Overview: c-di-AMP riboswitch aptamer (ydaO/yuaA leader) from Blastococcus sp. TBT05-19, 158 nucleotides, folded computationally.

RNA sequence: CGCCGGGCGCCGCCGAAUCGCCCGCUGCUCGUCGAGCCGCAGGUGAACCGGGGACCCACCGCAGUACUGGGGUGAAUCCUGCGCCGCACCGGCGCGGGUAGGGCUACUUCUGCGCCCGAAUCCGUCAGCUAACUCGGUAGGCGGCUCACAGAAGAAAC
Numbered sequence: 001c002g003c004c005g006g007g008c009g010c011c012g013c014c015g016a017a018u019c020g021c022c023c024g025c026u027g028c029u030c031g032u033c034g035a036g037c038c039g040c041a042g043g044u045g046a047a048c049c050g051g052g053g054a055c056c057c058a059c060c061g062c063a064g065u066a067c068u069g070g071g072g073u074g075a076a077u078c079c080u081g082c083g084c085c086g087c088a089c090c091g092g093c094g095c096g097g098g099u100a101g102g103g104c105u106a107c108u109u110c111u112g113c114g115c116c117c118g119a120a121u122c123c124g125u126c127a128g129c130u131a132a133c134u135c136g137g138u139a140g141g142c143g144g145c146u147c148a149c150a151g152a153a154g155a156a157a158c
Stems, first nucleotide, its partner, number of pairs: 010144005018046005024040002027037004047138006057128001069126001070123004078098008101117004107154006
């Protein structure tokens, strides 16, 4: 000097997953009998997100048979090829192709090009909407010198 990996701090991105206060503990620093800081656990408040839950509205002709449970969070649905669950139906699982939908380009929005995701999980036979009311959540995962793509409109600064 170059490359790879790790830790701390700071900045930024997806996402509701952020910001205070109190108390306790571990660690670190200053340094002296304490102070500060990071993290974790608990409590509490704000903010944000979600579930349940009336009237009105929506749905709903009557009776019967057969089959199938249904719903929520989330962008994460649906279709299809092959293989497996002994075969067929149905369903499930694995791999692949597409797709509803979602995300990214550093002040913001829109458009174009390009790229990426298209998972997981909960309730337990029960939920349309929904004021009052009520019950929960605030996890996790990434990037960082790149003139951090191009065009248009705006904002800001001068």

Its Rfam family is "c-di-AMP riboswitch aptamer (ydaO/yuaA leader)". About the family: This family represents a conserved RNA structure found upstream of the ydaO and yuaA genes in Bacillus subtilis and related genes in other bacteria.